[in-house]
Record summary
The part of an RNA shown here (small-subunit ribosomal RNA, 5' domain) has 505 nucleotides and comes from Caldilineaceae bacterium bin34. The source organism's lineage runs through Bacteria, Bacillati, Chloroflexota, Caldilineae and Caldilineaceae. It matches the Rfam family "Bacterial small subunit ribosomal RNA".

Context: one part of a larger RNA
RNA sequence: GGAUGAACGCUGGCGGCGUGCUUUAUGCAUGCAAGUCGAACGAGAAGGGAAGGACUUCGGUCCGACCUGGAGAGUGGCGAACGGGUGAGUAACACGUGAGUAACCUGCCCCGAGGUGGGGGACAACCGUGGGAAACCACGGCUAAUACCCCGUAGUCCUGUGCGUUUUGGAAGCGUACAGGUAUAGCUCAGGCGCCUUGGGAGGGACUCGCGGUCGAUUAGCUAGUUGGUGGGGUAACGGCCUACCAAGGCGACGAUCGAUAGCUGGUCUGAGAGGACGAUCAGCCACACUGGGACUGAGAUACGGCCCAGACUCCUACGGGGGGCAGCAGCAAGGAAUAUUGGACAAUGGGCGCAAGCCUGAUCCAGCAACGCCGCGUGGAGGAAGAAGGCUUCGGUUGUAAACUCCUUUUGUGAGGGAUGAGACAAGGACAGUACCUCACGAAUAAGUCACGGCUAACUAGGUGCCAGCAGCCGCGGUAACACCUAGGUGACAAGCGUUAUCC
Numbered sequence: 001g002g003a004u005g006a007a008c009g010c011u012g013g014c015g016g017c018g019u020g021c022u023u024u025a026u027g028c029a030u031g032c033a034a035g036u037c038g039a040a041c042g043a044g045a046a047g048g049g050a051a052g053g054a055c056u057u058c059g060g061u062c063c064g065a066c067c068u069g070g071a072g073a074g075u076g077g078c079g080a081a082c083g084g085g086u087g088a089g090u091a092a093c094a095c096g097u098g099a100g101u102a103a104c105c106u107g108c109c110c111c112g113a114g115g116u117g118g119g120g121g122a123c124a125a126c127c128g129u130g131g132g133a134a135a136c137c138a139c140g141g142c143u144a145a146u147a148c149c150c151c152g153u154a155g156u157c158c159u160g161u162g163c164g165u166u167u168u169g170g171a172a173g174c175g176u177a178c179a180g181g182u183a184u185a186g187c188u189c190a191g192g193c194g195c196c197u198u199g200g201g202a203g204g205g206a207c208u209c210g211c212g213g214u215c216g217a218u219u220a221g222c223u224a225g226u227u228g229g230u231g232g233g234g235u236a237a238c239g240g241c242c243u244a245c246c247a248a249g250g251c252g253a254c255g256a257u258c259g260a261u262a263g264c265u266g267g268u269c270u271g272a273g274a275g276g277a278c279g280a281u282c283a284g285c286c287a288c289a290c291u292g293g294g295a296c297u298g299a300g301a302u303a304c305g306g307c308c309c310a311g312a313c314u315c316c317u318a319c320g321g322g323g324g325g326c327a328g329c330a331g332c333a334a335g336g337a338a339u340a341u342u343g344g345a346c347a348a349u350g351g352g353c354g355c356a357a358g359c360c361u362g363a364u365c366c367a368g369c370a371a372c373g374c375c376g377c378g379u380g381g382a383g384g385a386a387g388a389a390g391g392c393u394u395c396g397g398u399u400g401u402a403a404a405c406u407c408c409u410u411u412u413g414u415g416a417g418g419g420a421u422g423a424g425a426c427a428a429g430g431a432c433a434g435u436a437c438c439u440c441a442c443g444a445a446u447a448a449g450u451c452a453c454g455g456c457u458a459a460c461u462a463g464g465u466g467c468c469a470g471c472a473g474c475c476g477c478g479g480u481a482a483c484a485c486c487u488a489g490g491u492g493a494c495a496a497g498c499g500u501u502a503u504c505c
Base pairs, nucleotide, nucleotide: 001505002504003503004502006501007500008499009498010497013377014376015375016374017373018372019370020369021335026333027332028331030330031329032328035078036077037076040075041074047068048067049066052063053062054061055060085288086287087286095212096211097210098209099208100207101206104205105204106203109201110200111199112198113197114196115195116194117151118150119149120148126141127140128139129138130137131136157181158180159179160178161177162176163175164174165173186193187192214260215259216258221251222250223249226248227247228246229245230244231243232242233241263285264284265283266282267278268277269276270275290311291310292309293308294307313324314323315322316321341367343366344365345364349363350361351360352359353358380408381407382406383405390399391398392397413442414441415440416439417438418437422432449494450493451492452491453490454475455474456473460489461488462487463486464485470477471476
């Protein structure tokens, strides 16, 4: 000098774009953050209409077959594994990069081939009974389906066997033959939307390997599923992944093991570069979701707002027993030098469900707060000497064209009027927002500080103080003429900021 997710002191006019718990991965009141589909299914409340009936003070009131209506709940499907948060753990194939899989999986989507036949029994909802303070639960009875089950049929699919081909060789792949085996679901507004089997694709994921990126030797030896083999199990799949048996191996000064620290990267800051430091925001990957363990469902999780067990904490309780998990968005407490609103909208972009209309979406888009940062603008311009008053002054002067005063302008401001783009292919549809922007009116009106002035280092005098009070980044100032302390005048630098502190280069 540059830089910062900064903080502190003094000061503070506006706008645009960004950024905002770096500390206790501490604990959390409250609200919201994941639903959707009636074109899968049964049942169906409120409300509306209504033949008819009952009562009537003839105004009306009550009941009501049936029609309509479709809430809330339930069965079922898809989603909930995305999106959002955090950085605790992790020195590891976690990440980055380059390869490999003859060892693999893949819902929705796209392209292609074939199929969609027959039958059955339940369980919710509902009704009834009972238990419980509650959470909720038990028993009995009825019922539907794209829920569940059985049978039939079928192949390029699966399993086994044989042959051919490919490969350096081989269990693989491809082609072919035989045997055995596994399917389905309907709804409809009649247009479609689905369902089953299968081949390919796209995108996504899994696994393996080479290389790369921290510190410590005041850590030198480490290892028993350990290293390898065989049989078996398990997985989508290879594999000590697991298991039984057998062998005695495997790693290490090219730093094993142990300890400390740490999410990794694209990048960011600095620097002429080489390098050094860092890893906020944004983007990719990983890990975690009160702590530890476990599996279930599923195409996909070992699942933040799912389940089970244990623990700590916390809440309710009728003491028998139950509920909870903000490292989602706001917000609260605590900690701290320190970090925001319990806001608006789904209008746009994107996501889930749905044929769609649409519903949901604290993702997102916006608004609010904060000079926290960067950038831009303003606080007026021109003229003006009685060089006014006041301040300082060795009385020369200086503050100083500075002010007053005259003329002008209106960025900004205030008021008024108009008023968007963002919305696409017909219409409608804008949270932001009556915002940005435009026009008119008014009036210099609403707007300057901070630090320094001994040298380094741009900028000096006076008074006070008297090694005191104090200053200080280094050198050093202060003991009676202090350009170094305090105050004033003046001056210098930067400016809506200035200075200090901390950290990096």